[in-house]
Molecule: transfer RNA
Organism: Candidatus Iainarchaeum sp.
RNA sequence: GCCCGUAUAGCGAAAUGGUAUCGCGCCAGUUUCGUAAACUGGAGAUUGAGGGUUCAAUUCCCUCUACGGGCU
Repeated sequence: GCCCGUAUAGCGAAAUGGUAUCGCGCCAGUUUCGUAAACUGGAGAUUGAGGGUUCAAUUCCCUCUACGGGCU
RNA backbone atom coordinates (compact mmCIF):
# COMPACT_ATOMS: atom_id res chain seq x y z
P G A 1 -0.59 3.67 3.63
O5' G A 1 -0.89 2.79 2.32
C5' G A 1 -0.70 3.35 1.02
C4' G A 1 -0.69 2.24 0.00
C3' G A 1 -1.93 1.36 0.00
O3' G A 1 -2.99 1.92 -0.75
C1' G A 1 0.00 0.00 0.00
P C A 2 -4.49 1.71 -0.33
O5' C A 2 -4.79 0.22 -0.79
C5' C A 2 -4.79 -0.12 -2.17
C4' C A 2 -4.96 -1.61 -2.33
C3' C A 2 -6.16 -2.24 -1.63
O3' C A 2 -7.38 -2.06 -2.35
C1' C A 2 -4.25 -3.54 -1.21
P C A 3 -8.75 -1.97 -1.54
O5' C A 3 -8.98 -3.46 -1.02
C5' C A 3 -9.18 -4.52 -1.96
C4' C A 3 -9.26 -5.85 -1.25
C3' C A 3 -10.28 -5.95 -0.13
O3' C A 3 -11.61 -6.15 -0.59
C1' C A 3 -8.24 -6.89 0.58
P C A 4 -12.84 -5.62 0.31
O5' C A 4 -12.87 -6.66 1.51
C5' C A 4 -13.15 -8.02 1.29
C4' C A 4 -12.99 -8.84 2.55
C3' C A 4 -13.80 -8.37 3.74
O3' C A 4 -15.17 -8.73 3.67
C1' C A 4 -11.62 -8.87 4.44
P G A 5 -16.27 -7.80 4.41
O5' G A 5 -16.05 -8.13 5.95
C5' G A 5 -16.23 -9.44 6.45
C4' G A 5 -15.73 -9.58 7.87
C3' G A 5 -16.36 -8.67 8.89
O3' G A 5 -17.63 -9.13 9.34
C1' G A 5 -14.03 -8.65 9.18
P U A 6 -18.74 -8.10 9.77
O5' U A 6 -18.23 -7.59 11.19
C5' U A 6 -18.10 -8.48 12.28
C4' U A 6 -17.39 -7.83 13.45
C3' U A 6 -18.04 -6.56 13.98
O3' U A 6 -19.13 -6.82 14.85
C1' U A 6 -15.71 -6.23 13.75
P A A 7 -20.30 -5.69 14.96
O5' A A 7 -19.61 -4.53 15.78
C5' A A 7 -19.06 -4.77 17.08
C4' A A 7 -18.46 -3.50 17.65
C3' A A 7 -19.47 -2.38 17.93
O3' A A 7 -19.08 -1.67 19.11
C1' A A 7 -17.80 -1.63 16.43
P U A 8 -19.78 -2.00 20.49
O5' U A 8 -21.34 -1.83 20.17
C5' U A 8 -21.92 -0.54 20.03
C4' U A 8 -23.39 -0.58 20.31
C3' U A 8 -23.80 -1.22 21.63
O3' U A 8 -23.66 -0.33 22.71
C1' U A 8 -25.16 -2.07 19.90
P A A 9 -23.09 -0.91 24.11
O5' A A 9 -24.20 -0.63 25.20
C5' A A 9 -24.46 0.71 25.64
C4' A A 9 -24.94 0.71 27.08
C3' A A 9 -24.08 -0.07 28.06
O3' A A 9 -24.07 0.63 29.31
C1' A A 9 -26.27 -0.89 28.13
P G A 10 -22.86 1.62 29.67
O5' G A 10 -21.91 0.65 30.54
C5' G A 10 -20.69 1.17 31.08
C4' G A 10 -19.99 0.05 31.82
C3' G A 10 -19.77 -1.21 31.02
O3' G A 10 -18.58 -1.16 30.26
C1' G A 10 -20.81 -1.76 33.06
P C A 11 -18.50 -1.79 28.80
O5' C A 11 -18.48 -3.36 29.06
C5' C A 11 -17.39 -3.98 29.73
C4' C A 11 -17.61 -5.46 29.89
C3' C A 11 -18.01 -6.21 28.64
O3' C A 11 -16.92 -6.52 27.79
C1' C A 11 -19.44 -6.84 30.39
P G A 12 -17.16 -6.68 26.17
O5' G A 12 -18.04 -8.00 26.04
C5' G A 12 -17.51 -9.25 26.46
C4' G A 12 -18.53 -10.35 26.31
C3' G A 12 -19.18 -10.45 24.94
O3' G A 12 -18.36 -11.12 24.00
C1' G A 12 -20.83 -10.64 26.62
P A A 13 -18.60 -10.83 22.40
O5' A A 13 -20.19 -10.82 22.34
C5' A A 13 -20.82 -11.27 21.17
C4' A A 13 -22.15 -11.91 21.54
C3' A A 13 -23.23 -11.69 20.48
O3' A A 13 -23.11 -12.62 19.42
C1' A A 13 -24.11 -11.24 22.62
P A A 14 -23.76 -12.23 17.99
O5' A A 14 -25.31 -12.38 18.39
C5' A A 14 -26.29 -11.91 17.50
C4' A A 14 -27.65 -12.17 18.07
C3' A A 14 -28.79 -11.62 17.21
O3' A A 14 -29.13 -12.54 16.20
C1' A A 14 -29.09 -10.94 19.45
P A A 15 -28.98 -12.03 14.64
O5' A A 15 -30.19 -10.99 14.53
C5' A A 15 -31.51 -11.39 14.85
C4' A A 15 -32.38 -10.17 15.07
C3' A A 15 -32.32 -9.13 13.96
O3' A A 15 -33.19 -9.44 12.89
C1' A A 15 -32.10 -8.08 16.07
P U A 16 -32.67 -10.27 11.57
O5' U A 16 -33.11 -9.37 10.38
C5' U A 16 -32.40 -8.20 10.01
C4' U A 16 -32.15 -8.19 8.51
C3' U A 16 -33.40 -8.34 7.63
O3' U A 16 -33.20 -7.59 6.44
C1' U A 16 -31.88 -10.06 7.14
P G A 17 -34.46 -7.01 5.72
O5' G A 17 -34.82 -5.86 6.75
C5' G A 17 -34.09 -4.63 6.75
C4' G A 17 -34.91 -3.63 7.53
C3' G A 17 -36.40 -3.91 7.55
O3' G A 17 -36.96 -3.38 8.74
C1' G A 17 -36.00 -1.87 6.50
P G A 18 -37.63 -4.40 9.78
O5' G A 18 -38.64 -3.52 10.63
C5' G A 18 -38.14 -2.44 11.42
C4' G A 18 -39.29 -1.66 12.04
C3' G A 18 -40.38 -2.52 12.67
O3' G A 18 -40.95 -1.82 13.76
C1' G A 18 -41.27 -1.29 10.86
P U A 19 -40.75 -2.46 15.21
O5' U A 19 -41.40 -1.36 16.16
C5' U A 19 -41.01 0.02 16.06
C4' U A 19 -40.93 0.61 17.46
C3' U A 19 -39.80 0.01 18.29
O3' U A 19 -39.30 1.04 19.17
C1' U A 19 -41.86 -0.43 19.34
P A A 20 -37.74 1.30 19.21
O5' A A 20 -37.10 -0.14 19.15
C5' A A 20 -37.00 -0.92 20.29
C4' A A 20 -36.03 -2.08 20.10
C3' A A 20 -35.46 -2.63 21.37
O3' A A 20 -36.28 -3.66 21.93
C1' A A 20 -33.71 -2.18 19.85
P U A 21 -36.71 -3.67 23.40
O5' U A 21 -36.38 -5.14 23.89
C5' U A 21 -37.15 -6.25 23.45
C4' U A 21 -36.31 -7.49 23.34
C3' U A 21 -35.57 -7.92 24.60
O3' U A 21 -36.41 -8.60 25.53
C1' U A 21 -34.12 -8.06 22.75
P C A 22 -35.95 -8.69 27.06
O5' C A 22 -34.77 -9.76 27.05
C5' C A 22 -35.05 -11.11 26.70
C4' C A 22 -33.76 -11.92 26.61
C3' C A 22 -32.91 -11.97 27.87
O3' C A 22 -33.41 -12.85 28.85
C1' C A 22 -31.53 -11.63 25.98
P G A 23 -33.02 -12.57 30.39
O5' G A 23 -31.50 -13.05 30.53
C5' G A 23 -31.15 -14.41 30.32
C4' G A 23 -29.65 -14.60 30.37
C3' G A 23 -28.96 -14.03 31.59
O3' G A 23 -29.05 -14.88 32.73
C1' G A 23 -27.77 -13.40 29.66
P C A 24 -29.18 -14.19 34.17
O5' C A 24 -27.71 -13.61 34.44
C5' C A 24 -26.61 -14.48 34.55
C4' C A 24 -25.29 -13.73 34.56
C3' C A 24 -25.16 -12.64 35.63
O3' C A 24 -24.83 -13.15 36.91
C1' C A 24 -24.41 -11.82 33.55
P G A 25 -25.46 -12.38 38.19
O5' G A 25 -24.86 -10.90 38.11
C5' G A 25 -23.49 -10.68 38.33
C4' G A 25 -23.12 -9.25 38.02
C3' G A 25 -23.82 -8.18 38.83
O3' G A 25 -23.25 -8.00 40.12
C1' G A 25 -23.86 -7.58 36.56
P C A 26 -24.18 -7.56 41.32
O5' C A 26 -24.72 -6.11 40.94
C5' C A 26 -23.83 -5.00 40.83
C4' C A 26 -24.58 -3.74 40.49
C3' C A 26 -25.77 -3.44 41.41
O3' C A 26 -25.38 -2.80 42.62
C1' C A 26 -26.41 -3.17 39.15
P C A 27 -26.15 -3.16 43.95
O5' C A 27 -27.54 -2.41 43.79
C5' C A 27 -27.61 -1.00 43.72
C4' C A 27 -29.03 -0.52 43.53
C3' C A 27 -30.05 -1.15 44.46
O3' C A 27 -30.09 -0.56 45.76
C1' C A 27 -30.87 -1.18 42.25
P A A 28 -30.52 -1.43 47.02
O5' A A 28 -32.08 -1.63 46.82
C5' A A 28 -32.94 -0.51 46.90
C4' A A 28 -34.37 -0.91 46.57
C3' A A 28 -34.95 -2.07 47.35
O3' A A 28 -35.39 -1.72 48.66
C1' A A 28 -35.44 -2.34 45.06
P G A 29 -35.40 -2.84 49.78
O5' G A 29 -36.64 -3.77 49.40
C5' G A 29 -37.95 -3.26 49.37
C4' G A 29 -38.91 -4.24 48.75
C3' G A 29 -39.01 -5.58 49.44
O3' G A 29 -39.85 -5.56 50.57
C1' G A 29 -38.82 -5.88 47.10
P U A 30 -39.57 -6.64 51.78
O5' U A 30 -40.02 -8.04 51.17
C5' U A 30 -41.37 -8.27 50.81
C4' U A 30 -41.53 -9.66 50.23
C3' U A 30 -40.98 -10.79 51.07
O3' U A 30 -41.90 -11.19 52.10
C1' U A 30 -40.29 -11.06 48.83
P U A 31 -41.32 -11.49 53.56
O5' U A 31 -40.41 -12.77 53.36
C5' U A 31 -40.98 -14.00 52.93
C4' U A 31 -39.89 -14.99 52.59
C3' U A 31 -38.84 -15.24 53.64
O3' U A 31 -39.29 -16.16 54.64
C1' U A 31 -37.77 -14.90 51.57
P U A 32 -39.09 -15.81 56.20
O5' U A 32 -37.52 -15.97 56.40
C5' U A 32 -36.91 -17.24 56.27
C4' U A 32 -35.43 -17.14 56.49
C3' U A 32 -34.99 -16.38 57.73
O3' U A 32 -35.06 -17.19 58.92
C1' U A 32 -33.69 -15.68 55.87
P C A 33 -35.71 -16.59 60.20
O5' C A 33 -34.60 -15.56 60.71
C5' C A 33 -34.93 -14.64 61.73
C4' C A 33 -33.70 -13.95 62.23
C3' C A 33 -32.80 -13.37 61.15
O3' C A 33 -33.24 -12.08 60.75
C1' C A 33 -31.49 -14.61 62.67
P G A 34 -33.26 -11.72 59.15
O5' G A 34 -31.70 -11.69 58.75
C5' G A 34 -30.89 -10.63 59.24
C4' G A 34 -29.45 -10.90 58.91
C3' G A 34 -29.14 -11.15 57.44
O3' G A 34 -29.07 -9.96 56.68
C1' G A 34 -28.04 -12.77 58.78
P U A 35 -29.49 -10.01 55.11
O5' U A 35 -28.34 -10.88 54.42
C5' U A 35 -27.05 -10.34 54.24
C4' U A 35 -26.07 -11.38 53.75
C3' U A 35 -26.32 -12.00 52.39
O3' U A 35 -25.99 -11.15 51.31
C1' U A 35 -25.66 -13.67 53.91
P A A 36 -26.77 -11.27 49.94
O5' A A 36 -26.41 -12.71 49.37
C5' A A 36 -25.12 -12.98 48.86
C4' A A 36 -24.95 -14.46 48.61
C3' A A 36 -25.88 -15.07 47.57
O3' A A 36 -25.43 -14.85 46.24
C1' A A 36 -25.86 -16.44 49.49
P A A 37 -26.50 -14.57 45.06
O5' A A 37 -27.33 -15.92 44.97
C5' A A 37 -26.71 -17.11 44.50
C4' A A 37 -27.64 -18.31 44.69
C3' A A 37 -28.99 -18.20 44.01
O3' A A 37 -28.95 -18.58 42.66
C1' A A 37 -29.30 -18.85 46.26
P A A 38 -29.85 -17.84 41.57
O5' A A 38 -31.35 -18.19 42.02
C5' A A 38 -31.83 -19.52 41.95
C4' A A 38 -33.22 -19.62 42.57
C3' A A 38 -34.23 -18.63 42.00
O3' A A 38 -34.81 -19.09 40.79
C1' A A 38 -34.30 -18.56 44.36
P C A 39 -35.15 -18.05 39.60
O5' C A 39 -36.45 -17.31 40.14
C5' C A 39 -37.64 -18.04 40.42
C4' C A 39 -38.64 -17.20 41.16
C3' C A 39 -38.97 -15.85 40.54
O3' C A 39 -39.90 -15.94 39.48
C1' C A 39 -38.57 -15.57 42.84
P U A 40 -39.81 -14.89 38.25
O5' U A 40 -40.36 -13.53 38.89
C5' U A 40 -41.70 -13.46 39.35
C4' U A 40 -41.96 -12.11 40.00
C3' U A 40 -41.56 -10.89 39.19
O3' U A 40 -42.49 -10.56 38.16
C1' U A 40 -40.84 -10.62 41.41
P G A 41 -41.94 -9.83 36.82
O5' G A 41 -41.57 -8.35 37.30
C5' G A 41 -42.61 -7.45 37.71
C4' G A 41 -42.03 -6.26 38.42
C3' G A 41 -41.13 -5.35 37.61
O3' G A 41 -41.84 -4.50 36.72
C1' G A 41 -40.17 -5.71 39.72
P G A 42 -41.09 -3.94 35.42
O5' G A 42 -39.96 -2.95 35.99
C5' G A 42 -40.34 -1.77 36.68
C4' G A 42 -39.13 -1.05 37.22
C3' G A 42 -38.12 -0.58 36.20
O3' G A 42 -38.51 0.60 35.55
C1' G A 42 -37.00 -1.57 38.02
P A A 43 -37.93 0.97 34.09
O5' A A 43 -36.47 1.57 34.41
C5' A A 43 -36.34 2.73 35.20
C4' A A 43 -34.88 2.93 35.59
C3' A A 43 -33.91 3.06 34.42
O3' A A 43 -33.88 4.37 33.90
C1' A A 43 -33.04 1.54 36.00
P G A 44 -33.73 4.59 32.29
O5' G A 44 -32.24 4.06 32.01
C5' G A 44 -31.13 4.72 32.59
C4' G A 44 -29.88 3.90 32.39
C3' G A 44 -29.57 3.53 30.96
O3' G A 44 -28.91 4.58 30.28
C1' G A 44 -29.37 1.62 32.31
P A A 45 -29.46 5.06 28.79
O5' A A 45 -28.94 3.94 27.77
C5' A A 45 -27.56 3.61 27.76
C4' A A 45 -27.07 3.38 26.35
C3' A A 45 -27.50 4.43 25.34
O3' A A 45 -26.44 4.67 24.43
C1' A A 45 -28.26 2.33 24.63
P U A 46 -25.87 6.22 24.21
O5' U A 46 -26.79 6.82 23.01
C5' U A 46 -28.16 6.79 23.16
C4' U A 46 -28.87 7.38 21.97
C3' U A 46 -28.24 7.24 20.58
O3' U A 46 -28.44 5.93 20.04
C1' U A 46 -29.21 9.43 20.90
P U A 47 -28.27 5.64 18.46
O5' U A 47 -27.28 4.41 18.33
C5' U A 47 -26.08 4.33 19.10
C4' U A 47 -25.49 2.94 18.88
C3' U A 47 -24.92 2.70 17.47
O3' U A 47 -23.80 1.84 17.60
C1' U A 47 -26.65 1.16 17.88
P G A 48 -22.75 1.67 16.35
O5' G A 48 -21.62 2.74 16.71
C5' G A 48 -21.15 2.87 18.07
C4' G A 48 -20.00 3.83 18.08
C3' G A 48 -20.18 5.08 17.26
O3' G A 48 -20.92 6.08 17.93
C1' G A 48 -18.10 4.09 16.75
P A A 49 -21.94 7.03 17.09
O5' A A 49 -20.95 8.00 16.28
C5' A A 49 -20.11 8.90 16.97
C4' A A 49 -19.38 9.79 16.00
C3' A A 49 -20.24 10.42 14.90
O3' A A 49 -20.93 11.55 15.32
C1' A A 49 -18.33 9.47 13.93
P G A 50 -22.38 11.92 14.69
O5' G A 50 -22.02 12.40 13.23
C5' G A 50 -21.11 13.48 13.02
C4' G A 50 -20.83 13.68 11.56
C3' G A 50 -22.02 13.69 10.65
O3' G A 50 -22.74 14.90 10.67
C1' G A 50 -20.35 12.33 9.71
P G A 51 -24.19 15.00 10.02
O5' G A 51 -23.88 14.95 8.47
C5' G A 51 -24.89 14.60 7.58
C4' G A 51 -24.28 14.25 6.21
C3' G A 51 -25.26 13.63 5.23
O3' G A 51 -26.07 14.60 4.58
C1' G A 51 -23.33 12.31 5.34
P G A 52 -27.63 14.35 4.49
O5' G A 52 -27.77 13.23 3.37
C5' G A 52 -27.18 13.42 2.10
C4' G A 52 -27.17 12.15 1.29
C3' G A 52 -28.52 11.48 1.10
O3' G A 52 -29.30 12.10 0.10
C1' G A 52 -26.88 9.86 1.66
P U A 53 -30.90 12.05 0.22
O5' U A 53 -31.26 10.53 -0.07
C5' U A 53 -30.98 9.95 -1.35
C4' U A 53 -31.41 8.49 -1.38
C3' U A 53 -32.82 8.22 -0.92
O3' U A 53 -33.77 8.46 -1.94
C1' U A 53 -31.35 6.68 0.10
P U A 54 -35.10 9.28 -1.63
O5' U A 54 -35.93 8.32 -0.67
C5' U A 54 -36.33 7.04 -1.11
C4' U A 54 -36.87 6.21 0.04
C3' U A 54 -37.91 6.89 0.90
O3' U A 54 -39.21 6.88 0.32
C1' U A 54 -36.33 5.81 2.28
P C A 55 -40.15 8.18 0.37
O5' C A 55 -40.50 8.30 1.94
C5' C A 55 -41.15 9.47 2.43
C4' C A 55 -41.68 9.18 3.82
C3' C A 55 -40.69 8.56 4.80
O3' C A 55 -39.84 9.50 5.39
C1' C A 55 -42.73 7.37 4.89
P A A 56 -38.27 9.18 5.54
O5' A A 56 -38.27 8.00 6.60
C5' A A 56 -38.66 8.22 7.94
C4' A A 56 -38.78 6.91 8.70
C3' A A 56 -37.50 6.06 8.74
O3' A A 56 -36.63 6.49 9.78
C1' A A 56 -39.36 4.70 8.18
P A A 57 -35.09 6.56 9.46
O5' A A 57 -34.61 5.04 9.30
C5' A A 57 -34.89 4.12 10.37
C4' A A 57 -33.73 3.14 10.53
C3' A A 57 -32.40 3.81 10.92
O3' A A 57 -31.63 2.91 11.72
C1' A A 57 -32.15 2.73 8.86
P U A 58 -31.64 3.04 13.28
O5' U A 58 -30.65 1.90 13.78
C5' U A 58 -29.27 2.19 13.91
C4' U A 58 -28.43 0.94 13.80
C3' U A 58 -28.39 0.30 12.43
O3' U A 58 -27.42 0.91 11.61
C1' U A 58 -28.74 -1.36 14.09
P U A 59 -27.78 1.17 10.01
O5' U A 59 -28.11 -0.27 9.41
C5' U A 59 -27.14 -1.29 9.44
C4' U A 59 -27.74 -2.62 9.01
C3' U A 59 -28.20 -2.65 7.54
O3' U A 59 -27.92 -3.93 6.97
C1' U A 59 -30.01 -3.10 8.98
P C A 60 -26.68 -4.08 5.97
O5' C A 60 -27.11 -3.17 4.73
C5' C A 60 -27.84 -3.73 3.64
C4' C A 60 -28.05 -2.70 2.55
C3' C A 60 -26.87 -1.77 2.28
O3' C A 60 -25.89 -2.38 1.47
C1' C A 60 -28.84 -0.49 2.38
P C A 61 -24.34 -1.96 1.62
O5' C A 61 -24.30 -0.52 0.93
C5' C A 61 -24.54 -0.37 -0.47
C4' C A 61 -24.38 1.07 -0.88
C3' C A 61 -23.10 1.75 -0.42
O3' C A 61 -22.00 1.44 -1.24
C1' C A 61 -24.94 3.17 0.02
P C A 62 -20.51 1.42 -0.56
O5' C A 62 -20.16 2.97 -0.37
C5' C A 62 -20.07 3.83 -1.49
C4' C A 62 -19.78 5.25 -1.06
C3' C A 62 -18.63 5.43 -0.08
O3' C A 62 -17.36 5.41 -0.74
C1' C A 62 -20.47 6.69 0.65
P U A 63 -16.06 4.87 0.06
O5' U A 63 -15.74 6.06 1.06
C5' U A 63 -15.36 7.34 0.56
C4' U A 63 -15.29 8.35 1.68
C3' U A 63 -14.42 7.98 2.86
O3' U A 63 -13.03 8.18 2.62
C1' U A 63 -16.47 8.83 3.65
P C A 64 -11.94 7.22 3.34
O5' C A 64 -12.00 7.70 4.86
C5' C A 64 -11.66 9.01 5.22
C4' C A 64 -12.06 9.32 6.65
C3' C A 64 -11.44 8.44 7.72
O3' C A 64 -10.10 8.82 8.04
C1' C A 64 -13.74 8.71 8.16
P U A 65 -9.10 7.72 8.62
O5' U A 65 -9.63 7.46 10.08
C5' U A 65 -9.64 8.51 11.06
C4' U A 65 -10.23 8.02 12.37
C3' U A 65 -9.62 6.75 12.93
O3' U A 65 -8.40 6.98 13.61
C1' U A 65 -11.97 6.64 13.05
P A A 66 -7.28 5.83 13.61
O5' A A 66 -7.87 4.76 14.64
C5' A A 66 -8.07 5.09 16.00
C4' A A 66 -8.78 3.99 16.73
C3' A A 66 -8.19 2.59 16.55
O3' A A 66 -7.07 2.35 17.38
C1' A A 66 -10.52 2.50 16.27
P C A 67 -5.94 1.33 16.91
O5' C A 67 -6.62 -0.11 17.04
C5' C A 67 -7.01 -0.59 18.30
C4' C A 67 -7.86 -1.84 18.18
C3' C A 67 -7.23 -2.98 17.37
O3' C A 67 -6.27 -3.73 18.09
C1' C A 67 -9.47 -2.70 16.72
P G A 68 -5.08 -4.45 17.28
O5' G A 68 -5.81 -5.67 16.56
C5' G A 68 -6.38 -6.69 17.34
C4' G A 68 -7.13 -7.69 16.47
C3' G A 68 -6.34 -8.30 15.31
O3' G A 68 -5.46 -9.34 15.71
C1' G A 68 -8.47 -7.66 14.55
P G A 69 -4.11 -9.62 14.78
O5' G A 69 -4.69 -10.27 13.45
C5' G A 69 -5.32 -11.54 13.50
C4' G A 69 -5.93 -11.89 12.16
C3' G A 69 -4.99 -11.92 10.97
O3' G A 69 -4.18 -13.10 10.91
C1' G A 69 -6.95 -10.80 10.36
P G A 70 -2.76 -13.08 10.16
O5' G A 70 -3.14 -13.00 8.61
C5' G A 70 -3.84 -14.08 8.00
C4' G A 70 -4.22 -13.75 6.58
C3' G A 70 -3.06 -13.35 5.65
O3' G A 70 -2.33 -14.47 5.16
C1' G A 70 -4.84 -11.84 5.38
P C A 71 -0.79 -14.31 4.78
O5' C A 71 -0.80 -13.42 3.47
C5' C A 71 -1.40 -13.91 2.28
C4' C A 71 -1.38 -12.85 1.19
C3' C A 71 -0.01 -12.27 0.88
O3' C A 71 0.77 -13.11 0.06
C1' C A 71 -1.60 -10.53 1.03
P U A 72 2.40 -13.11 0.22
O5' U A 72 2.86 -11.69 -0.32
C5' U A 72 2.62 -11.33 -1.68
C4' U A 72 2.93 -9.87 -1.90
C3' U A 72 4.33 -9.43 -1.46
O3' U A 72 5.32 -9.77 -2.43
C1' U A 72 2.72 -7.86 -0.71